[in-house]
RNA sequence: GAUAAAGGCAUAACCGCUGAAAAGCGGCGACGCAAAACUACGAGGCUACAGCGCAGUAAGCAGCGCCAGGUCAGUCGGGUUUCCGAA
Numbered sequence: 001g002a003u004a005a006a007g008g009c010a011u012a013a014c015c016g017c018u019g020a021a022a023a024g025c026g027g028c029g030a031c032g033c034a035a036a037a038c039u040a041c042g043a044g045g046c047u048a049c050a051g052c053g054c055a056g057u058a059a060g061c062a063g064c065g066c067c068a069g070g071u072c073a074g075u076c077g078g079g080u081u082u083c084c085g086a087a
Base pairs, nucleotide, nucleotide: 001084008033009032014027015026016025017024018023031074037080038079039078041077042076043075044072045071046070051066052065053064054063056061
C1' cells in the first nucleotide's frame, strides 16, 4: 500500500459438540480484512458458575445487586513473525 501478481483469513446465519454463561472448536457459508497471523502485557467490552450482600421460603429452590479466577486478538494499543514491490 497499487483497478498489480500469487495467494491467505473467514462476519452473520445454520448444523453438531464443549461450557453455568459469555464464548470456543468442527462443518457449511462470506460481511469484510495488508497482518482479520500469533500473543491476554495495558486499556476497554461481554458473561456471572463459584463467592459475597439483600430480600422471599419451614426447607428446597428461585430473584436482585456486586464481583473475573472465565472470555473477546474481527475493540484499540503494545510485543513477535510475515507474501509482493508500483507510486